The RNA shown here (SAH (S-adenosyl-L-homocysteine) riboswitch aptamer) has 100 nucleotides and comes from Thauera sp. NCBI's taxonomy places the organism under Bacteria, Pseudomonadati, Pseudomonadota, Zoogloeaceae, Thauera. The prediction has a mean pLDDT of 78. Its Rfam family is "SAH (S-adenosyl-L-homocysteine) riboswitch aptamer". A reference for the family is Wang et al. (2008), "Riboswitches that sense S-adenosylhomocysteine and activate genes involved in coenzyme recycling", Mol Cell. Gene Ontology terms of the family: regulation of gene expression and S-adenosylhomocysteine metabolic process.
[in-house]
């Protein structure tokens, strides 16, 4: 770190369908590709915090076709105390709290 996965932030069902994703088709373009449209399918944790894996950095050791390129390891903080806030409608349930 414009990636991926995982876990948190209280849940269930239900309706919409923005973004993002998919399947066609269309148009642009010397083909592809990127682009854009369209229809249909999917879609209301996509945000944020944390953890992981990659990536990328750096150290170090190897090893090659050696001023390069690979491959391993290691390390990119640590401790202590504190800690959220935000996520379309409806409807139900947990949870606190106050009133009755």
């Nucleotide at each position: 770190u414009c990636u991926u996965c995982c876990g948190a932030g209280g849940a269930g069902c239900g309706c919409u369908g923005c973004g993002a994703g998919g399947c066609g088709c269309c148009g642009c373009a010397u083909c592809c590709g990127c682009c854009g449209g369209c229809c249909c399918c999917c879609c209301a944790g996509g945000c944020u915090c944390g953890g992981a894996a990659a990536g990328c950095c750096g150290c170090a050791g190897c090893g090659c076709c050696c001023u390069g390129c690979g491959c391993u390891g290691c390390g990119g903080c640590c401790g202590c105390u504190u800690g959220a806030a935000c996520g379309g409608c409806g409807c139900u349930c947990a949870c606190c709290c106050g009133a009755a």